RNAcentral holds the sequence, with entries from MGnify. SAM riboswitch aptamer (S box leader) from a soil metagenome, 113 nucleotides, folded computationally. Rfam family: SAM riboswitch aptamer (S box leader). Rfam describes the family as follows. The SAM riboswitch is found upstream of a number of genes which code for proteins involved in methionine or cysteine biosynthesis in Gram-positive bacteria.

[in-house]
RNA sequence: UCUUAUCGAGAAAGGCAGAGGGAUCAGGUCCUGUGAAGCCUUAGCAACCGGCCUUCGCAUUAUUAUUGCGGGGGAAAGGUGCUACAUCCUGCUCCGAAUGGAGAAAGAUGAGA
Numbered sequence: 001u002c003u004u005a006u007c008g009a010g011a012a013a014g015g016c017a018g019a020g021g022g023a024u025c026a027g028g029u030c031c032u033g034u035g036a037a038g039c040c041u042u043a044g045c046a047a048c049c050g051g052c053c054u055u056c057g058c059a060u061u062a063u064u065a066u067u068g069c070g071g072g073g074g075a076a077a078g079g080u081g082c083u084a085c086a087u088c089c090u091g092c093u094c095c096g097a098a099u100g101g102a103g104a105a106a107g108a109u110g111a112g113a
Base pairs, nucleotide, nucleotide: 001113002112003111004110005109006108007107012042013041014040015039016038020031021030022029025091026090027089028088043083044082045081047080048079049078052074053073054072055071056070057069058068059067087106092103093102094101095100
């Protein structure tokens, strides 16, 4: 960089630090010296990947077993990730009189190349 899945749930403290932060741009709005961002330590949450248990389907085997692929569920927490507000809301397209709804774009995270 490309492809793909998910993104309205969940989850905190301490130390250093010292003014910003919530991706970019814009408009809002929220958090913030009762300490932002960042770094470290511990704790926690459970989205993906890898393993474990269980169940269903398909294929293979010789008909059971075994093996492989895929779907569902459970527990755990190895690798990443995450722990204010829906990805904080909106902007673009469609529907609608409107509140609003659906989708896209972009972003974040995981996996593969």